About this RNA
Predicted 3D model of a 73-nucleotide RNA (transfer RNA) from a Planctomycetota bacterium. The sequence was found in a public genome assembly. The coordinates come from a structure-prediction model, not an experiment, and the mean pLDDT is 82. Its Rfam family is "tRNA". By type it is a transfer RNA. NCBI's taxonomy places the organism under Bacteria, Pseudomonadati, Planctomycetota.

């Protein structure tokens, strides 16, 4: 210094142009139980990394930017 891939809840991720973004664990609450784990059900949680374009509509496509991984020198 060239190139590739990622970025979505606290965490590990799915959604790849169409109504309201979603799920597992966590985290509150509750049933059961003497309790306690497990189990079950509720429920809380979001600048879809930032800006800018294209479209009627962008988490999505497409520019630039930031950061992270990896390959090349």
């Nucleotide at each position: 210094g060239g190139g590739a891939g990622c970025a979505u809840a606290g965490c590990u991720c799915a959604g790849u142009g169409g109504u309201c973004a979603g799920a597992g664990c966590u985290g509150g609450g509750a049933a059961c139980u003497c309790a306690u784990a497990a189990u079950u059900c509720c429920u809380c949680g979001g600048u879809c990394c930032c800006a800018g374009g294209u479209u009627c509509g962008a988490a999505u496509c497409c520019u630039g930017g930031u950061g992270c991984u990896c390959c090349c020198a």